[in-house]
Molecule: transfer RNA
Organism: Candidatus Azambacteria bacterium RIFCSPHIGHO2_01_FULL_51_74
RNA sequence: CGGGGAGUAGUAUACCGGUAGUACAUGCGCUUCGGGUGCGUAGAGACCGGGUUCGAUUCCCGGCUCCCCGA
Numbered sequence: 001c002g003g004g005g006a007g008u009a010g011u012a013u014a015c016c017g018g019u020a021g022u023a024c025a026u027g028c029g030c031u032u033c034g035g036g037u038g039c040g041u042a043g044a045g046a047c048c049g050g051g052u053u054c055g056a057u058u059c060c061c062g063g064c065u066c067c068c069c070g071a
Stems, first nucleotide, its partner, number of pairs: 001070007010024004018054001026042005047063005
C1' cells in the first nucleotide's frame, strides 16, 4: 500500500427492516449461626457521522479501532 472480516450490557455471544435476547458478573431480597450454593427480582447495551425507508442494530456511503491474507 492492496484485499477480506469483525465492532451489540462489565465480559462472552445470539437475532438481522417493526418490542434487542441468553449466560456469567453486579445490586437487592429469601434461604444459613455466618459464608458459599440455590431461588426470586432489578439495573445495565447495537463504534461514530450521513443517506435510503413510514420505520435502521439490520441495507448503502464515509470515518475510527481490532483481526487475517498478500505485497